[in-house]
Molecule: transfer RNA
Organism: Candidatus Poseidoniales archaeon
RNA sequence: GGGCCUGUGGCUCAGUCAGGUGGAGCGACGGACUUUUAAUCCGUUGGUCGCGGGUUCGAACCCCGUCAGGCCCGCCA
Numbered sequence: 001g002g003g004c005c006u007g008u009g010g011c012u013c014a015g016u017c018a019g020g021u022g023g024a025g026c027g028a029c030g031g032a033c034u035u036u037u038a039a040u041c042c043g044u045u046g047g048u049c050g051c052g053g054g055u056u057c058g059a060a061c062c063c064c065g066u067c068a069g070g071c072c073c074g075c076c077a
Base pairs, nucleotide, nucleotide: 001073002072003071004070005069006068007067010026011025012024013023020057027045028044029043030042031041032040050066051065052064053063054062
């Protein structure tokens, strides 16, 4: 230098195939219960979908640019 993959809640990850209400588990908070630093159950909470722009009635998803991380190839030494 080239190619590919990843980036979504505090954490770990689905969702992209085929554009149409942004999700799960854990966590945190509140409550119930009794087996009491806990477990179980119920409820609540929480997102600029890495960033910027474009297409579209509508974008996490498509297009362009860019940042970070990973893998492979190449070049130099």